[in-house]
Context: one part of a larger RNA
RNA sequence: CCCGGGCUAGGGAACUCGGCAAAUUGGCCCCGUAACUUCGGGAGAAGGGGUGCCUGCGGUCUUAGGGCCCGCCCCUGGGACCGCAGGUCGCAGUGACAAGGGGGACCCGACUGUUUAAUAAAAACAUAGGUCCCCGCAAGCCCGAAAGGGUGUGUACGGGGGCUGAAUCCUGGCCACUGGCGGUACGUGAACCCCGGGUCCAACCGGGCGAAGCGCCGCCGAAGGCCGGGAGUAACUCUGACUCUCUUAAGGUAGCCAAAUGCCUUGCCGGGUAAGUUCCGGCGCGCAUGAAUGGAUCAACGAGGUCCCCGCUGUCCCAGCCCGGGACCCGGUGAACCCGCAACCUGGUGCACAGUCCAGGUACCCCCGAUGGGGCGAGAAGCCCCCGUGGAGCUUCACCGCAGCCUGUCGUUGGGGUGUAGCUGUGGGUGCGUAGUGUAGGCGGGAGCGAUGAAACACCUCUCCUGGGAGGUGUGAAUGCGCCGGUGAAACACCGCCCACUCGCGGCUACGCCCCUAACCCGGGGCCACCCGGGGACAGCGGCAGGUGGGCGGUUUGGCUGGGGCGGCACACCCCUGAAAAGAUAUCAGGGGUGCCCAAAGCUCGGCUCAGGCGGGUCAGAACCCCGCCGUAGAGGGCAAGGCCAAAUGCCGGGCUGACUGCGCCCUUGAGCGCAAGGGGCGCAGGGGGGAAACCCGGGCCUAGCGAACGCUCGUGCCCCCUUCGGUGGGGGCCGGGCAUGACAGAAAAGUUACCCCGGGAGUAACCGGCUCGUCGCGGGCGAGAGUUCACAUCGACCCCGCGGUUUGGUACCCAGACGUCGUCUCUUCCCAGCUUGGCGGUGCAGCAGCCGCCAAGAGUGGGGCUGCUCGCCCAUUAAAGGGGAACGUGAGAUGGGUUUAGACCGUCGCGAGACAGGUCGGACUCUACCUGUCGGGGGUGCUGGCCGCCUGAGGGGAAGGUCCGCUCAGUACGAGAGGAACGGCGGGCCGCGGCCUCUAGUCUACCGGCCGUCUGACAAGGCGAGCCGGGCAGCCACGCCGCAAGGGAUAACCGCUGAAAGCAUCUAAGCGGGAAGCCCUCCCCGAGACGAGGCGGCCGCUCUUGGCCGUGGAGCUCGGCGACGGGCUCUGUGGCCAAGACGAGGGCUCCCGUAGAAGACGGGGUUGAUGGGGCGGCAGUGUAAGCGCCGAGGGUUUCCGAGGCGCGAGCUGGCCGCUCCCAAUAGCCCGAGUGCG
Repeated sequence: CCCGGGCUAGGGAACUCGGCAAAUUGGCCCCGUAACUUCGGGAGAAGGGGUGCCUGCGGUCUUAGGGCCCGCCCCUGGGACCGCAGGUCGCAGUGACAAGGGGGACCCGACUGUUUAAUAAAAACAUAGGUCCCCGCAAGCCCGAAAGGGUGUGUACGGGGGCUGAAUCCUGGCCACUGGCGGUACGUGAACCCCGGGUCCAACCGGGCGAAGCGCCGCCGAAGGCCGGGAGUAACUCUGACUCUCUUAAGGUAGCCAAAUGCCUUGCCGGGUAAGUUCCGGCGCGCAUGAAUGGAUCAACGAGGUCCCCGCUGUCCCAGCCCGGGACCCGGUGAACCCGCAACCUGGUGCACAGUCCAGGUACCCCCGAUGGGGCGAGAAGCCCCCGUGGAGCUUCACCGCAGCCUGUCGUUGGGGUGUAGCUGUGGGUGCGUAGUGUAGGCGGGAGCGAUGAAACACCUCUCCUGGGAGGUGUGAAUGCGCCGGUGAAACACCGCCCACUCGCGGCUACGCCCCUAACCCGGGGCCACCCGGGGACAGCGGCAGGUGGGCGGUUUGGCUGGGGCGGCACACCCCUGAAAAGAUAUCAGGGGUGCCCAAAGCUCGGCUCAGGCGGGUCAGAACCCCGCCGUAGAGGGCAAGGCCAAAUGCCGGGCUGACUGCGCCCUUGAGCGCAAGGGGCGCAGGGGGGAAACCCGGGCCUAGCGAACGCUCGUGCCCCCUUCGGUGGGGGCCGGGCAUGACAGAAAAGUUACCCCGGGAGUAACCGGCUCGUCGCGGGCGAGAGUUCACAUCGACCCCGCGGUUUGGUACCCAGACGUCGUCUCUUCCCAGCUUGGCGGUGCAGCAGCCGCCAAGAGUGGGGCUGCUCGCCCAUUAAAGGGGAACGUGAGAUGGGUUUAGACCGUCGCGAGACAGGUCGGACUCUACCUGUCGGGGGUGCUGGCCGCCUGAGGGGAAGGUCCGCUCAGUACGAGAGGAACGGCGGGCCGCGGCCUCUAGUCUACCGGCCGUCUGACAAGGCGAGCCGGGCAGCCACGCCGCAAGGGAUAACCGCUGAAAGCAUCUAAGCGGGAAGCCCUCCCCGAGACGAGGCGGCCGCUCUUGGCCGUGGAGCUCGGCGACGGGCUCUGUGGCCAAGACGAGGGCUCCCGUAGAAGACGGGGUUGAUGGGGCGGCAGUGUAAGCGCCGAGGGUUUCCGAGGCGCGAGCUGGCCGCUCCCAAUAGCCCGAGUGCG
C1' cells in the first nucleotide's frame, strides 16, 4: 500500500452525476395511525410504550399415578402456554445471532408476471378489458410438392388475425391520396371462339365478342394516414369576442404541456434553498402536444426514473488507530505476457512529440523495496471515417423473376327444360306532313275483289300519333270496296317482290336460369364386387391465358470531390484569360457560351458602303425622311468569345440548288503513342449552277450545335436462304436514313443498417501535435472626438503596424498490424499579459476610497447552490478569491456523470427498413512493471598502507514562512463638514511547514468489568463467536501542544547628488547615494564517487614460518679429460616469484536484544553483564474476585428455597519505571594492512 473487518472528538451529505457505500431501523405484544381511495386499500402508515432475572398468585391445555359421591370431578407429581403483582440488577433485558430506516411529491407503466444465458430487468414484452377484420365448417387460418396434418373429433357465448392495453371520463373533423369493401350503363382488357384479309389454306394480319383486373361511381378511420396562412378591429394602453381575404379533402375539438415531446431556453411567474440549468405548481400562436399510432385522470403496486425532508452516519471537513489475509522476509514448488540494440537529462534537428542523430550537461559497479512519468508501454492487421464496380441483414410505389391468390377458356363433361341475344329460314302486323271521304312505306302488275262469309252490332286481345288501326269469337247476311272523278310528288280493291320497325314459329351458336344422375366429390354401411344418403356436371384436378403478387428468390443502388455526405457538374463540346512571347499544360481557377437555326441566313454574278459626326432641306416640332461633306470600320457579319473581313466574308438585286454522286490522300480528335464516332482541308472522275471570262460552288466568315454494338424501322438496287411447279409470302447480306444511350467510347437498376461483417487506407475525416493566424487574445502608431475649458487624469472613432499561439478555423505533414475521447478527483511544475500581498510614478490624487501606468512570479488565490459539464449565474466569506501552458498536463493513477455500440420511449423526418451536434431511462474501464525516470534502502569498489572517530562544505534541496485583524499612534495629519490616514510600537487570529504526546481528543482484537447463546454433570473456573456492551495504560496519533525573529549585501521600477557632451539644462555619458514580499546571505536538511575523491585526531603496520620454481655466491666430495676445462652430489649464504600458514589495529558472523527496522542497514548488550525473560517493588488500568457472615420480595415452615444487596476480603492485569544474576546472552568462526617511491 491492497483486500476483508472494528472504532472514532466536533460537525452531519458540506462528499458526489447521484447518500454510491456505510450507518440508522429491526423480532414479538400493546396503544395509536393522515391525505387520498376503485371502499378492498393506504397499514407494519407515521408515532409511542413494553420485553431480563427472582418470588408469589391466577388461568388454559395436557400427562402419569391415585381417589370417590364418577364428573366438564378431586388429590399428588410432571409438561406446554397465557396473565397479574411484588422484589431486584445493569449503560444496555428480541443484552449474542437473527431481524423493515421512515415520510412528502412528480414522471412512466394499472397491477402479479416476462425479457437481451455472458455489460441493458426497464417506462420494453405480456396481461385482464376495449375495438376492428375474416370464418356457417369439405369454413377461416396455419404446416406440407402432394397425400395428408394442426386449430378440432372444436362450431360464432366458437376459432383465427390486427390495433389498443385495468377501472373512470372520453375518443372531435377530413374519403383528396394509399388501402379495403361494394357497384358498374360505359372505356380498357389475354387466350379460346366468331368474322374478314391472306389462293377456297396452316402460319400470319385486322376486326368482333369479352372475364378478372384497372379506369369509373360509391362506402369505410378503434383502415395507412392528414388535421392552414395573411390583414384589420373595442373611447388610455394591451388584447381581439367581431370583420375581410387567400387557400384546403379537412384545417387540431375535448383535453394536456418548456412534458421521457419546446429549437430559441437556465422561457416567464410562483414555491422550496443563504444561493436551485434539476424539482414542484402555474402560464401557452405548442420549432415539432392531442384523442385505441389512443387523450386525460387515477387508488394500489415497482430491485423503474426525478426532487425534497426527517432520522442516521468516516461520503465529506480530515484524517487517526486497531484486527485478520496479502504485500515484505525465510523454506518448497514454479507459470504467462513480452523480448532489434540499449546510458540518462536539456535544447535543437528530423515524416513536424528522439534512450540511440547534433550540441551541451549529468552520471563509479551491482542489488532490494516502492511508484507508475516515458519506453508514441502490452493486448486486439481501428468496431469511428473513407475506399472496394467486397459481403450480409432488413425495407419498398428500385429492377428481374417465383410461389400463392383471383379470373377466362379447354379437357375430365353427361341428359332434359326454359328464357334472352345474335345469325338464318318462314309467317303475320305496322308505315299518319299538307291536300284528299281518309293513317297513301317503295316498285311492278292490275279491273275487278268479296259465300274460303261483306256491312252492322256485342265481347275479348294487341297496337297507337287519342284520331284511329289490326286480329279473334259470336250474331248476321250481301250490304260493301275498287275502277271513274277529285286531290296529291305519288292513288287506293286484289296479286307479286322489296325496305324499315315489330310479333310469332323452326334451326344453329352464345349466355342465364331450372330439373335430372351416371362421371367426379363427401358421409355412412359393407361379405370389399358394391349399396344407401348428400352434393353434382359445379367443385376438384390438369393444360393454356390475363391480372394481382417483398409472401419468397436473385441483384442493382455511378463518378468527380481540399475526407465523405448535402450542394454543384468543373462528366460531351466551343471561346478568352490563367499559360511563365514555340507547342503542350492543372485546380469545385476567373469570364462566357453549345445540345440550335436558315429553302435562305445556301451557290454564283453584278452593284453598293457601314457606325457616328457636321452642315443644309422640309416642318410648329426631326434619333427616324432627303441632300452634301468627313468617316480603317469606332458598324455589320443569325446566336458566346476570340480571330478575321471594306469595289468584302457586310448591304441590295438577278439567275440558280454544289445543302451534289463516286474515289483517293492529308490534318484534327489524340502535341511529342495506338485507337472509335465526330470535324476540317486538298485532289481526281462524273454530271451540274453562276459568270463574258479568270474562276468560284461537295452548305452557312472560321472556331461549338454531337452519338457504338444489339434491337425496331425505312430506302435503294442486287445477292442468298426457307415455302413452292410457278406466283406469292417470310428471313438474311451489302450500302444508306430514322428511333439513344447528356454519367455524352454508350450496363437494363431504389433505399437502409446503432444488428452488422471482411479486405485495405494516415493515399482520407473526427482527438492531440506540426505549419498558418483570417478569427481570437494582447499591444503599438496616428489622434477625429468627449472629458464645462483642455486630444493624451480617464476614454478614444476611421485608418495603419505588430506580438502571442490558451479560441475558432484553414491545411491534411506523423499516427487506421490503435498515440483511449469531455468533465471531475489526485499530484507536480512552469509562464506573466500581476487578482492579493511588496516597492514606485501620474491623477479631473485634500483625506478616505478610487482610476491609469511602471517594477516584481516569493507566497497565496478558498467554501457552497445549480448543471455531466468546461464556462457561467447565484449565496456567504475574503488581502485576493488572476489568466494561461505542460499530448485542450495527468484513465498500465482513480472515476465514468456526458459523449459514442447493442434495449426502450417521445417529438420530427421517411410509404418503409430506419434517421436526427433533438430530448429521455438503462448500459463490461484488462495488464503480476523488463528498461528508463522518480522516491527510499543496501552491497561492492575506488579515493596510492590499513583502520576508528570528529569535521570542512564545493554543490544540491527548502516557502519555511505567508497574510489578515485589533489596540496604540489618533478622532491626530487632511477636511467647511461629513468623514478620516500614515511611519513606529503592542497583541491576537487564520493558512502553511516542521517537531512532539504533558494536557485535551481518538484508538487501543495487551488488559479489566458487565451481558447473551451454547458446551464442559452442578458450584467455582473456563472454551467458542474481536459475540455484544462499558471503561482503558503504553504506543500511534489530531481535533491537542511547541517552534517557524531580526538583520546584512547587491539590485528593479523609481527618487536623488555632482556633472559634461550641448557655456544653459540634465539622475549619466565618467563618478556617487537611496530604493521591493523579489535576488545573494543569515535559518533547516543532504552532502568528499566534490575522480579536484578534502581536513584534523587517534590506533595498527614496515614482519615471521613452511613448501615449490627460477637465479646468484662460498666450501667440500666425486666423475670424465694429458690439459685448459666440463658434469654431478652434499653443506652453507643470498635475491625474485608463487602457494600455504602465523601475528595483527580494526571489522564481520554467530548469541541476547531495541521506541531501529520490509530484507540488508542502524543502535545496545554479551558474565569485568541488568541486554532480554522471570521474580519482586513502584506506578498505572479495571472496579471490589473467590470464600464466609448478615440482610433480602415472598413461599414453605424448627433447620429450607431465593434474584439480589451489605460487610470482611479485593482480585486480575501491564509492550511503563526500577530493583534483583533465578534463566538466556554459551562455545566459537571468518575477514583484515604488512607495499611502493626516494